Overview: Model confidence (mean pLDDT): 82 of 100. Predicted 3D model of a 1452-nucleotide RNA (small-subunit ribosomal RNA) from an uncultured bacterium.
[in-house]
RNA sequence: GAUGAACGCUAGCGGCAGGCUUAACACAUGCAAGUCGAGGGGCAGCAUAUUGAAGUUUUCGGGCGGAGAUGAUGGCGACCGGCGGACGGGUGCGUAACGCGUAUACAACCUACCCUAUAUUGGUGAAUAACCCGGAGAAAUUCGGACUAAUGCGCCGUAUGCUUUCGGAGGGCAUCCUCUGUUAGUGAUAGAUUUAUUGUUAUAGGAUGGGUAUGCGUGACAUUAGCUAGUAGGUGAGGUAACGGCUCACCUAGGCGACGAUGUCUAGGGGUUCUGAGAGGAAGGUCCCCCACACUGGUACUGAGACACGGACCAGACUCCUACGGGAGGCAGCAGUGAGGAAUAUUGGUCAAUGGACGGAAGUCUGAACCAGCCAUGCCGCGUGCAGGAUGACGGCUCUAUGAGUUGUAAACUGCUUUUGUAUAGGGGUAAAAUAUAGUAUGUAUACUAUACUGCAAGUACUAUACGAAUAAGGAUCGGCUAACUCCGUGCCAGCAGCCGCGGUAAUACGGAGGAUCCGAGCGUUAUCCGGAUUCAUUGGGUUUAAAGGGUGCGUAGGCGGAUUGGUAAGUUAGUCGUUAAAUCGUGAUGCUUAACAUCACAAUGGCGAUUGAUACUGUCAGUCUGGAGAUUAUGUGCAGUGGGCGGAAUGAGUAGUGUAGCGGUGAAAUGCUUAGAUAUUACUCAGAACCCCGAUUGCGAAGGCAGCUCACUAACAUAUAUCUGACGCUGAUGCACGAAAGCGUGGGGAUCAAACAGGAUUAGAUACCCUGGUAGUCCACGCCGUAAACGAUGAUAACUCGUUGUUGGGUUUUAGGACUCAGUGACUAAGGGAAACCGAUAAGUUAUCCACCUGGGGAGUACGUUCGCAAGAAUGAAACUCAAAGGAAUUGACGGGGGCCCGCACAAGCGGAGGAACAUGUGGUUUAAUUCGAUGAUACGCGAGGAACCUUACCCGGGCUUGAAAGUUAGUGACGAACUUGGAAACAGGUUUUCCCUUCGGGGCACGAAACUAGGUGCUGCAUGGUUGUCGUCAGCUCGUGCCGUGAGGUGUCGGGUUAAGUCCCAUAACGAGCGCAACCCCUGUUUUUAGUUACCAGCACGUAAUGGUGGGGACUCUAAGAAGACUGCCGGUGUAAACCGUGAGGAAGGUGGGGAUGACGUCAAAUCAGCACGGCCCUUACGUCCGGGGCGACACACGUGUUACAAUGGAUGGUACAGAGGGUCGCGACACAGUGAUGUGAAGCCAAUCUCAAAAAGCCAUUCUCAGUUCGGAUCGUAGGCUGCAACUCGCCUACGUGAAGUUGGAUUCGCUAGUAAUCGCAUAUCAGCCACGAUGCGGUGAAUACGUUCCCGGGCCUUGUACACACCGCCCGUCAAGCCAUGGAAGUUGGGGGUGCCUGAAGUACGUGACCGCAAGGAGCGUCCUAGGGCAAAACCGAUAACUGGGGC
Repeated sequence: GAUGAACGCUAGCGGCAGGCUUAACACAUGCAAGUCGAGGGGCAGCAUAUUGAAGUUUUCGGGCGGAGAUGAUGGCGACCGGCGGACGGGUGCGUAACGCGUAUACAACCUACCCUAUAUUGGUGAAUAACCCGGAGAAAUUCGGACUAAUGCGCCGUAUGCUUUCGGAGGGCAUCCUCUGUUAGUGAUAGAUUUAUUGUUAUAGGAUGGGUAUGCGUGACAUUAGCUAGUAGGUGAGGUAACGGCUCACCUAGGCGACGAUGUCUAGGGGUUCUGAGAGGAAGGUCCCCCACACUGGUACUGAGACACGGACCAGACUCCUACGGGAGGCAGCAGUGAGGAAUAUUGGUCAAUGGACGGAAGUCUGAACCAGCCAUGCCGCGUGCAGGAUGACGGCUCUAUGAGUUGUAAACUGCUUUUGUAUAGGGGUAAAAUAUAGUAUGUAUACUAUACUGCAAGUACUAUACGAAUAAGGAUCGGCUAACUCCGUGCCAGCAGCCGCGGUAAUACGGAGGAUCCGAGCGUUAUCCGGAUUCAUUGGGUUUAAAGGGUGCGUAGGCGGAUUGGUAAGUUAGUCGUUAAAUCGUGAUGCUUAACAUCACAAUGGCGAUUGAUACUGUCAGUCUGGAGAUUAUGUGCAGUGGGCGGAAUGAGUAGUGUAGCGGUGAAAUGCUUAGAUAUUACUCAGAACCCCGAUUGCGAAGGCAGCUCACUAACAUAUAUCUGACGCUGAUGCACGAAAGCGUGGGGAUCAAACAGGAUUAGAUACCCUGGUAGUCCACGCCGUAAACGAUGAUAACUCGUUGUUGGGUUUUAGGACUCAGUGACUAAGGGAAACCGAUAAGUUAUCCACCUGGGGAGUACGUUCGCAAGAAUGAAACUCAAAGGAAUUGACGGGGGCCCGCACAAGCGGAGGAACAUGUGGUUUAAUUCGAUGAUACGCGAGGAACCUUACCCGGGCUUGAAAGUUAGUGACGAACUUGGAAACAGGUUUUCCCUUCGGGGCACGAAACUAGGUGCUGCAUGGUUGUCGUCAGCUCGUGCCGUGAGGUGUCGGGUUAAGUCCCAUAACGAGCGCAACCCCUGUUUUUAGUUACCAGCACGUAAUGGUGGGGACUCUAAGAAGACUGCCGGUGUAAACCGUGAGGAAGGUGGGGAUGACGUCAAAUCAGCACGGCCCUUACGUCCGGGGCGACACACGUGUUACAAUGGAUGGUACAGAGGGUCGCGACACAGUGAUGUGAAGCCAAUCUCAAAAAGCCAUUCUCAGUUCGGAUCGUAGGCUGCAACUCGCCUACGUGAAGUUGGAUUCGCUAGUAAUCGCAUAUCAGCCACGAUGCGGUGAAUACGUUCCCGGGCCUUGUACACACCGCCCGUCAAGCCAUGGAAGUUGGGGGUGCCUGAAGUACGUGACCGCAAGGAGCGUCCUAGGGCAAAACCGAUAACUGGGGC
């Protein structure tokens, strides 16, 4: 885009079309084929006319009445007869076919009615239906008797005819045809009427319609490969309208088939329709043509025509009637019914028109046809208003929310219009007819005129008038494809979905809403077809690696084929002619108001046939040529093949010797062998197999493959010069041959090696890898198998298309270096090709020819079938089902029990710890009313917390408050508060007393209660976020611009060679530069110096003290705190191109980053934190907010982390004595004095600090003591008594004294820190803080080591490279069994069904033939028989399904 559609929602009108796609299923009822009286006998019924009985009446004339009679008339049921029922209408079962289409042919044919021409229309006869009579039967129907007619039937005569015999002439297309003469045979007729005609008969011709034959075209399957006996042909006969095996007799043995016979399945064919740029693909409904069929099957009759839809006979199935004896029927005609189905209409009107049958005609019949009805089924058209109208209203929705945006000129309102609608009125044409009557010309032709009559549709189309916006809008969609976006709800639920996919609390994807988009009386969905799909590729694809080259050769058919000349004209090509029905399509017009629709005209690619030309190319015929191909000669080459012969080494074995304890084997062992003498070694002998070195991108072969030497035979290839043949060629379906290894059969052989097997090891196991043995086999001959990653994953042949460099074989030449050339075999490369990798004269480049093969993955190279095979198995080779991918090449990462280089307290070398004990502290777990919350490998666990008794506090229990505990705004008031007091655990509630401040007089401050707007939340989400932080990691990396390379992802730069702590620097370089990192700049510290000199300092001078920088003074020193200098591989030597490195170098306080700190690239871990803070969304609002009291965060069987103290003599205790740094201090530090054993208390100077103070530094040093023990070690635990802080030390603080005196004697596996002022060890200070659970944290100084060979290994990291099926990235991916469920499928004892064929039996109707004793005068007929056949029965097979216990694999 399309549809004969269906379904869902919706629906105003009209025009034109269409309407059982399924059950060729079954059908009630009505209708669909009759007509002619101008063929006939007749006359039942109707009408007319004549006549007229009974009866009745009468004025006696008659009237009424009408039974009945008369075929007399109009006409006519039934009957005889003629014509028509073979058309029209329906359906698509069958049919793969001369059925259809197209083009031809009939010299092989028929044709009623119609037309033309010619001619005839004499005589005569016998019947029969109807009617009448009688009979049978329920009926359908039928029998008998008697009568009769015809345009019914028969006979005779005539006739140009037809057939036949024998001649003649002419013609053609082979059989033949025409004309003519002759012989024999044969054959006709019908009348009617209104007298005009019409009909009949015969012949010839035409027209129309048919019949037959032929060329070409017209489905699928080869898992259908052979089929065929009337089969193929001939002769003869029969039959037919006609040819013909159409049928029969005889003869011959043919005919068809890979160019697809036969079989199976499917199917009416065409014009055309849909789609498509076209080529094609799909379809065949409506309309037209052809065919076939008419309940199923068979058969003929009649007829011009049928083997006949509404005819006949028979058989079968089914339905109906029946008196059970017997009968009837055929909607795939129009309506209609049931059934089936997703689904398809009225038991309508009319013959007015068109057409048909009959008729002389009127006319009759006509479910053909024309109309109407139903259905949005489709196409087309129209409408549902138009203009104005903005406070852009209300409402809805949204937002950045005092408002804005949108719905939206939309509405209201004003004006206008009236298609449509309703009402009323008018109303053409379809009938210019036909027909009848009359008239005229000239006569019932014909023509004209006049008159009469005929309309279903329908009072419709159309027109006019009136009324009045009045009667009329929905559907789908809105993540991308794809036009159109927000809010709410939901929370991997409910749901959506064509594909991708959406939904797990901020969903443009679900549902609703608002808005928008697209169509619009429709809109969507489903189904189907074409397109896109160049995705079966003719146009127009591919095959190294994505699916795909046959394992290789030979070769049949076939396809294709070198140069040149001539002929021919099959292909080819040009013109012309015929045909390709009409409709359709196209173009141009015309008609319906337009359009759809209809009509007219023209055009129409192409196909087929015919004809006349052309001759380049192809073909064909004839001739010629040498370039392709082949042959001859010569020279060579090789692991080419087959069959012999020969050889040495090695291995194993045998015999003999020497010789002694092991051998062998492995990562290490063991099994095994060996004192019966192995292994080793020597000699001799035997066996079988394989051939070291040479040996190589070497060589040969078609491939598989081929290797010691040699002989014979065979084949091949190359080169060279000529000669010869003269296209002999290439490819190659089917076929044939060869074809590694393994395997199979028979017979040999058997040294080695070695499936299976055995043993030993390894291991969790080890049906393996390793070891010791070992059988088939490995070898030979013959025969099978026929497959391999049979690979160059690359079919064969031919031609063409830059270069460089090896090598093998041959040749030419040469100055002997080399150069050239042919045939092979390698590497690199230009162009070109390719998705890229790569290929690149040995193409995967550019062309030509032929063959083979491919068409998403899995199922599956499976199943079934077939062929081959001894078997193993091979070849051929599906489907159901299932997935949305599978795959190739390359890229970046990540990873590797891959490689290379390098680094780090990473290992190693050391020192000290942890893990064992007690305690402290944190966590888990458990417990609890609560034990608030968070942090959880490294990167949580002395962490948030740098201070939980109350408070903190978030948790629990209980008691209170609700604009609230706090803050803001507005108006009002002047208090609030305090004191006392009552209740209470307090919060709070109540009472009594007291009561504002400042002011520039405008007001301001403070407080209260009232109302309102506000609040509040440590409630949730760190996976919505900001900010901050941890970690990789202070690792050396991470990127950009421009350029270049690549189709691209991307690469290059950033790689390489060196070097460095470093992507640090140097060199090289399609890269050149740059940025964030590194380094440096900053701070502290180490040296010097300048300046300054108090509270610090004190050398010299002076004073003074018991003593002290205490004082004057000094500015030297230390120090303080500002600045400056200094270090840069700068210098020297060596190495190196350089960068740089090395040196016990010099100098220097310091030497190669001097030491330390701050400083943390791009990023990773959805890492941590909503409980520091901020913040989106959600949630609570007399509570999840807030106040108070008490409790809890401190529990305790246990487990873990981090620490403290120890286990002692390098120590403990006692006494004496020395030396820091950095900090803190006024709600403070507190000297000093006194009291106390002490914690501490009392008093108190000084100090807002280089001034005073905390403050004593400790280890150390000097003495004394303890003497190796659970101790004079160790201090837990507990008791008693005190001190301090604080409203308050019970839960739950610290300190002191006295007493008590636990575990613990150096700590398993494992594990942590540290490379120098470091580890270890010693004390001091501070923050927090009323106090303190601090043994923590953060700083400070004192004393002060050991060790590093080195980078194999463990861990982490960096760079390069490599592989990858990983990308959530190895904590990845992923294989198979098993278990559960579902699905389709193979096999299967069987069971069951179907169509087709074969054989036998039977055999209706019927044609033909025979007979015919019966009938008939006869002709002939009945009857009987024969042949054939539908159908039926029996039998054995084959094929195709369905189903099945059980069973096999497969998919999800």
Rfam family: Bacterial small subunit ribosomal RNA.